[in-house]
Context: one part of a larger RNA
RNA sequence: CCGUGGCGAGGGAACUCGGCAAACUAGUCCCGUAACUUCGGGAGAAGGGAUGCCUGUGGUUUGGGCUUAGGCCUGAACUGCAGGUCGCAGUGACAAGGGGGUCCUGACUGUUUACUAAAAACAUAGGGAGCCGCAAGCCCGAAAGGGUGUGUACGGCUCUUGAAUCCUGGCCAGUGGCGGUACCUUAAACUUGGUUUCAACCGAGCUAAGGGCCGCUAAACGCCGGGAGUAACUCUGACUCUCUUAAGGUAGCCAAAUGCCUUGUCGGGUAAGUUCCGACGUGCACGAAUGGAUCAACGAGGGCCCCGCUGUCCCCGCCCGGAACCCGGUGAAGCCACAUAACUUGGACGAACAGUCCAGGAUCUCCCAGCGGGGAGAGAAGACCCCGUGGAGCUUUACUGCAGCCUGUCGCUGGGGUAUGGUCGCGGAUGCAGAGUGUAGGCGGGAGCCUUUGAGUCAACUCCUCCGGGAGUUGAGGAGGCGACAAUGGAACACCGCCCUUUCGUGACUAUGCUCCUAACCAGAGCCCUGGGCUCUGAGACAACGGCAGGUGGGCAGUUUGGCUGGGGCGGCACUCCCUUGAAAAGAUAUCAAGGGAGCCCAAAGCUCGGCUCAGCUGGAACAGAAAUCCAGCGUAGAGGGCAAAGCCAAAAGCCGGGCUGACUGGAUUCUCAAAAGCAAGGAAUCCAGGAGCGAAAGCUGGGCUUAGCGAUCCUUCAUGUCCCCAUUAGUGGGGGCUGGAGGUGACAGAAAAGUUACCCCGGGGAUAACAGGCUCGUCGCGGGCGAGAGUCCCCAUCGACCCCGCGGUUUGGUACCUCGAUGUCGGCUCUUCCCAUCCUGGCAAUGUAGCAGUUGCCAAGGGUGGGGCUGCUCGCCCAUUAAAGGGGAACGUGAGCUGGGUUUAGACCGUCGUGAGACAGGUCGGACUCUACCUGCUGGGAGUGCUGGUCGCUUGAGGGGAAGGCGCCCUGAGUACGAGAGGAACGGGGCGUCGCAGCCUACAGUUUACCGGUUGUCCGACAGGGCAAAUGCCGGGCAGCCGCGCUGUCGGAGAUAAGAGCUGAAGGCAUCUAAGCUCGAAGCUCCUCCCGAAAAUAAGCGGCCACUUUACGGCAUCACUUAACCUGGUGACAGGUUAAGGCCGUAAACGAGGGCUGGGGUAGAAGACCCCGUUGAUGGAGCGGAUGUGUACGCACCGAGACUUCGGUCGAGGUGUUUAGCAUGCCGCCCCCAAUAG
Repeated sequence: CCGUGGCGAGGGAACUCGGCAAACUAGUCCCGUAACUUCGGGAGAAGGGAUGCCUGUGGUUUGGGCUUAGGCCUGAACUGCAGGUCGCAGUGACAAGGGGGUCCUGACUGUUUACUAAAAACAUAGGGAGCCGCAAGCCCGAAAGGGUGUGUACGGCUCUUGAAUCCUGGCCAGUGGCGGUACCUUAAACUUGGUUUCAACCGAGCUAAGGGCCGCUAAACGCCGGGAGUAACUCUGACUCUCUUAAGGUAGCCAAAUGCCUUGUCGGGUAAGUUCCGACGUGCACGAAUGGAUCAACGAGGGCCCCGCUGUCCCCGCCCGGAACCCGGUGAAGCCACAUAACUUGGACGAACAGUCCAGGAUCUCCCAGCGGGGAGAGAAGACCCCGUGGAGCUUUACUGCAGCCUGUCGCUGGGGUAUGGUCGCGGAUGCAGAGUGUAGGCGGGAGCCUUUGAGUCAACUCCUCCGGGAGUUGAGGAGGCGACAAUGGAACACCGCCCUUUCGUGACUAUGCUCCUAACCAGAGCCCUGGGCUCUGAGACAACGGCAGGUGGGCAGUUUGGCUGGGGCGGCACUCCCUUGAAAAGAUAUCAAGGGAGCCCAAAGCUCGGCUCAGCUGGAACAGAAAUCCAGCGUAGAGGGCAAAGCCAAAAGCCGGGCUGACUGGAUUCUCAAAAGCAAGGAAUCCAGGAGCGAAAGCUGGGCUUAGCGAUCCUUCAUGUCCCCAUUAGUGGGGGCUGGAGGUGACAGAAAAGUUACCCCGGGGAUAACAGGCUCGUCGCGGGCGAGAGUCCCCAUCGACCCCGCGGUUUGGUACCUCGAUGUCGGCUCUUCCCAUCCUGGCAAUGUAGCAGUUGCCAAGGGUGGGGCUGCUCGCCCAUUAAAGGGGAACGUGAGCUGGGUUUAGACCGUCGUGAGACAGGUCGGACUCUACCUGCUGGGAGUGCUGGUCGCUUGAGGGGAAGGCGCCCUGAGUACGAGAGGAACGGGGCGUCGCAGCCUACAGUUUACCGGUUGUCCGACAGGGCAAAUGCCGGGCAGCCGCGCUGUCGGAGAUAAGAGCUGAAGGCAUCUAAGCUCGAAGCUCCUCCCGAAAAUAAGCGGCCACUUUACGGCAUCACUUAACCUGGUGACAGGUUAAGGCCGUAAACGAGGGCUGGGGUAGAAGACCCCGUUGAUGGAGCGGAUGUGUACGCACCGAGACUUCGGUCGAGGUGUUUAGCAUGCCGCCCCCAAUAG
């Protein structure tokens, strides 16, 4: 230092995202309690008072004992009253709500993501809708069977909303659901036509569900407009017009959990309010059971405010115990190119953030404690981003299917009735244009036919009707009627035959509907008893089941969900072609480079032959003009050539006309597409053969002046042919092939194909984005040149347009160079350092400078640059101060330093978008921050080696560090200078503060778990005295120590300079601060004054002490070496020489200055270290004294409210005296009692 606790002066949320954390409060009794309210609550609201012990005395309830049954004695619990008494404090410890106001949201209690989300999410009571009559509906299952349920609509299932209260608007166009349906569409089966010797096949008819069509339905999915004008100030628009819709958002609510702009505007609260509350409404993008509004109570939900309280903070301090540290024992993990750990700064080098490169600096070795800057530290083959013809979850009107459901038909599957159809047979009836007596179906035959088997006529009835009549039956009646002829007419009638239209009856076959039956089948019950038999009941040819067929069908399944791309997405098509430029004079050549086109057209706009010449201009000519038509002239193309551009074209490739169809068939080759390998389709050219057109002919013609105008396999289809193949003898049919067309793939060498993922996964990528870095600097910031203009005049006191030139690398971009087997991302806190383009302080200059106050510029980076409100904010706005509240860098400095409010996982809500899953640089609530430090670095502390003998002490000061100081206010100067006045300086001097730094503890303040005292509970104890109450139980004090909130100090000077001011002074006879020379001049630079500092390798200096001695052994040798003195030279270091003295080296032992260890200790201290002491001693302990703290001990005596008493005395909280007591002491002394002995 860390983490757990205790205390804290003054202030009291100033901290912070946020009172996080902590503190306050607390039990019980009494008093007293607001708004609001669903009348229950709110409420323990809030806010007050009391509380111990002792003595006495009541009340209520009750236990035990005795009793003469009246009571007496003795207890317990609860609850009053009175008196006495102590303390700072009486729920004295423990235990034990902080409170209030307001808004959002959910009604509430409850539930939830075991392991990051407890919530506003889920649930809920209540409201609503849908399905369902039980062999039901819904669910599980292949089925058998089972659940709901041995329940039955006051029930079950599904969906939706979410208490209560007030309410719940409009829209049925779309989607869905339900219902209907004359008609349309529509499968199989069935009927039928064609075809087939038979089939297949091709049609037609009938027809269910479904669909079309018509309705209903929104507490179904859902949806709920725009533009103008208008009132006598202005504004606004009750009002009007218009477009449009299925309808155009009603009530209510709102910058909201929903409002982009936005910190909307106004009001409130605050000194100051991006939050909060109340309003407004201009609602990007509220709104009515996807519920709207309101709301008492409730909430470990989310905002805001207030009171109390506090170490959250100003601003930190002290203390206890635990770690850390040291000693003893034991002994992991992460991590590591297996073993060679690696100083620092700067830089331009370098894969563009280097221990390793370059340059400079630094550097003796090792150890210990600590810190966390670096090792783009460790951890995890990045979860963001992109890629993969990787995966999975989910969705849907993606593609393709499958369950399920609906429906038809057939089988199981039988018998009647009836109605309505169809076909056929039989019988009957029916047939009116007009003319004509008349109601003439058509054709043919035909001159007679019908009639007592009852003609005409009449009456009644039935049917039909063209309303004229016709037919039939019955009755009356009793003999005639019709035709031919004539007339009319297209047709002539009686009668017979055949047929047609319409219609009736009847029979057969068949279809459909309704209905009846029972015996299949199904169900229930009972009986027999085990075969599923019998009986009864219900249902019944339905249903169920099976085959075939149509519809529906994210319920389920399998899959797909292009590419390019200055990341991806969105956009675009640069994805197939053509032209020009780029393209760098062969060819080729890229970009989401620049500029444009094609996906056709034309039966002439083709082929050929012939003729002609265009645009424009000049001159001339009725209307006629600039331009109408004609003539003449000039006219190389300035026109035209279907369409882009380029190339090309004049007796033409243009314009006009004649004749034609070569816009041919077959074959071969070449070129291009596609430079230098290969390559399809496509495009173009040449030649041969055939047969053509035009032209007198040569000849031209296989489309278009040229270059764009396009398309594989499979499949389908067409055409041609005495063609080929297949099953078997033949034939027919069928299938296949050969050749050539058509149907198309524009993602254009051609899969059959939608979304979403924040629940996500895998493999990869720095081939590719987000942060940071590099490069660049459009943008940004700063500066300069010129000087239009402003400034009364006047460019330059000040401001300065247009244009031009730079610098910086703090903005935003561009780029994609490093990093995706991970370099953690905004802001804050903390802490350090650098830059200057200077905010203040210092020194100057100019002024449109009187002074004061300003403005502009120059020098200057020493120091300073603060506190709050709002917001996550950086920024910004605001408040009050201030000399000033500067701008920036350091991986947008700093997460192995903290935080985690924002952003950016998983939950959830709103708005908007989306059918949906889901999405949103939109809003909102909630939401895991790991690491024991190896190296280096840094801050400190040690152990050694070296420094030419050792050792002890004292210095020097190369070098390094610091800011050790910075700033203000007041007084004086002086109401002076200045100024008309108002106002109002300076130099100098003095005082007081504030910030910083350093030290200290006498006072003040804190702590003080040494100490003293009070007191609660409990335990021990007769008292006295103690233990425990989480590391003092709580409380009141408190010395030393440590400390701040306290005290002290923080004074000055010298030198060289900057801008600037000058002197002298030339170049340049003058002038000039400069060129030579000289003098000044700043908080800035250097030095003195402060600190570290002989490891300063040139390793310093001075002084003291010891040693250079002795013995033993061994080796070398008269050279050399050491010391001293002298001479010569040199300023000197030194060099040379002479003389004198000493033999030299190694090993072992002794001697030896001094030091270490052991011992006692310290205000010194992590360990080491440092300092003191060690009997010649006060070093520590004990003892004693002083001082200090606490506050008057125990015992004894007396008093004491009272009570009891056998009257002797006893109980009694407490008080007084003894007692300035007792107890205690890390302080100051004294004292050798103990231990520092001996080594």
The part of an RNA shown here (large-subunit ribosomal RNA, half B) has 1239 nucleotides and comes from a Candidatus Bathyarchaeia archaeon. Model confidence (mean pLDDT): 81 of 100. The organism belongs to Bathyarchaeia (SeqCode), within Archaea. It matches the Rfam family "Archaeal large subunit ribosomal RNA". Gene Ontology terms of the family: structural constituent of ribosome and ribosome.